Context: one part of a larger RNA
Molecule: small-subunit ribosomal RNA, central domain
Organism: Candidatus Moraniibacteriota bacterium
RNA sequence: UUGGGCGUAAAGCGUGUGUAGGCGGAUUUAUUAGUCGUGUGUUAAAACUGCGGGCUCAACCCGGAGACCGCACACGAAACGGUAAGUCUAGAGACAGUGAGAGAUCAUUGGAACUCAUGGUGUAGUAGUGAAAUGCGUUGAUAUCAUGGGGAACACCAAAGGCGAAGGCAUGUGAUUGGCACUGUUCUGACGCUCAGACACGAAAGCGUGGGUAGCGAAGGGGAUUAGAUACCCCCGUAGUCCACGCCGUAAACGAUGCAUACUAGGCAUGUGCCGGGCGACCCGGUGCGUGUCGCAGCUAACGCGUUAAGUAUGCCGCCUGGGAAGUACGGUCGCAAGACUAAAACUC
Numbered sequence: 001u002u003g004g005g006c007g008u009a010a011a012g013c014g015u016g017u018g019u020a021g022g023c024g025g026a027u028u029u030a031u032u033a034g035u036c037g038u039g040u041g042u043u044a045a046a047a048c049u050g051c052g053g054g055c056u057c058a059a060c061c062c063g064g065a066g067a068c069c070g071c072a073c074a075c076g077a078a079a080c081g082g083u084a085a086g087u088c089u090a091g092a093g094a095c096a097g098u099g100a101g102a103g104a105u106c107a108u109u110g111g112a113a114c115u116c117a118u119g120g121u122g123u124a125g126u127a128g129u130g131a132a133a134u135g136c137g138u139u140g141a142u143a144u145c146a147u148g149g150g151g152a153a154c155a156c157c158a159a160a161g162g163c164g165a166a167g168g169c170a171u172g173u174g175a176u177u178g179g180c181a182c183u184g185u186u187c188u189g190a191c192g193c194u195c196a197g198a199c200a201c202g203a204a205a206g207c208g209u210g211g212g213u214a215g216c217g218a219a220g221g222g223g224a225u226u227a228g229a230u231a232c233c234c235c236c237g238u239a240g241u242c243c244a245c246g247c248c249g250u251a252a253a254c255g256a257u258g259c260a261u262a263c264u265a266g267g268c269a270u271g272u273g274c275c276g277g278g279c280g281a282c283c284c285g286g287u288g289c290g291u292g293u294c295g296c297a298g299c300u301a302a303c304g305c306g307u308u309a310a311g312u313a314u315g316c317c318g319c320c321u322g323g324g325a326a327g328u329a330c331g332g333u334c335g336c337a338a339g340a341c342u343a344a345a346a347c348u349c
Base pairs, nucleotide, nucleotide: 003321004320005319006318007303008302012317014201015200016199017198021194022193023192025088026087027086028085029084030083031082032081034080035077036076037075038074039073040072041071042070048066049065051063052062053061054060091191092188093187094186095184096183097182098181099180103177104176105175106174107173108172110154114150115149116148117147118146119145120144121143125136126135162169163168206247207246208245209244210243211242215241216240220236221235222234223233258316259315260314261313262312263311266294267293268292269291270290271289272288273287274286275285276284277283298305299304322349323348324347331342332341333340334339
């Protein structure tokens, strides 16, 4: 390589857009370098298969025949595939009308809590723990009231809920803007699916420049605990956490489950459309698109999955091939750095 696999055993790229490539709906006609058939030539001999023969048999040897894999040429076929031309609407897209939503960006805004400052009341404690101590406090703390400042996060609503490709997204309002679903079936007429490279996005931490800093809090200091305590507990506290711009490009980036399409029992719950019944916001029935849960067939090593498949199939991509050495070395690309990506071997069990 073939094969077999990828939820948990090794294995789905973090996610998307999309180029080359691969694959591709219904129907008509024509054609054909794929495909199928026939013939001829070639495919050394030996070997192989079957038949016949020769060594007393066999191995072995001999004769003529056949077969395998190809190649070339000629003739034929036109179902499938290709190509060309035409037609279609079930895929895809457009259009019109509705609808839901923490989807995104920018600006602005509100209240609770916290903290700081100033002033009032008031006096000896307060804070903290398993118990304490460090700490704070008679220069008046803690508590309480008033006024003012500041930064960060948004209780209830809130849900197995919603939206987004993923990361992720939640005070209210406005502006700009992306996607989705349903109904109609008006239009286009296969315009599709997937996608190596490529490009874009990508939590937290970290980095650069400038700002900001209430609370929390790596590092650090102190108090305890302990045999020790570079910890767990307590008192402080720098970077950081926040904002703007630029990098980084990784996560148990998880549904540990790639994307698309079709098919294969149902029950219940829930979000959101549409249709019908009903006087009706309630309610009942039907039908889409989502989100969950239980479960038939089937699948699975089992656990479990089960119309949101891990079932039955097809197309395309990615990945795996005993453990360690190792996601390391070397080389290369990228990065300010940290490092990231790509990625072995000796040796060893």